The RNA shown here (c-di-AMP riboswitch aptamer (ydaO/yuaA leader)) has 123 nucleotides and comes from a soil metagenome. The model forms 92% of the base pairs in the Rfam consensus. Its Rfam family is "c-di-AMP riboswitch aptamer (ydaO/yuaA leader)". Its family is annotated with regulation of gene expression and cyclic-di-AMP binding in the Gene Ontology.
RNA sequence: AGUCGAGUUCCGGAAUCCGGAAGCGGAGGACCCAAUCCUGGGGUUAAUUCUGUGUAUCGCAGAAGGGAUGUCUUAUCUCUUGCCAUCCUACCCGUCAGCUAACUUCGUAGGCUAAAGCAGGAG
Numbered sequence: 001a002g003u004c005g006a007g008u009u010c011c012g013g014a015a016u017c018c019g020g021a022a023g024c025g026g027a028g029g030a031c032c033c034a035a036u037c038c039u040g041g042g043g044u045u046a047a048u049u050c051u052g053u054g055u056a057u058c059g060c061a062g063a064a065g066g067g068a069u070g071u072c073u074u075a076u077c078u079c080u081u082g083c084c085a086u087c088c089u090a091c092c093c094g095u096c097a098g099c100u101a102a103c104u105u106c107g108u109a110g111g112c113u114a115a116a117g118c119a120g121g122a123g
Stems, first nucleotide, its partner, number of pairs: 001113004008022006023108006033098001040096001041093004048064007066088005077123007
């Protein structure tokens, strides 16, 4: 400097942490509506489902679905469509939660940068 991500900015302090505010993100929570099954159920995240196989809540391989990164037009920048290539989960609640106005409440981290295209459109 760039990048995935909600994870940034400002103020105060006894200062690599604490507190407050704003911004961004998540959860709980009426009427109405929906639902009324067994094997409990549910939440965050793009990250789930299926098939085969094994030493079987997991590993390996594949498929589908979803997500991220990589050019052209151009002096430069942003957004977007198609194809191509590469990569892609982990955790939490604890028998309990549908939606949900008012209201209540929580988070504001962590990681990566070796390398990587072909075209179209808009500003």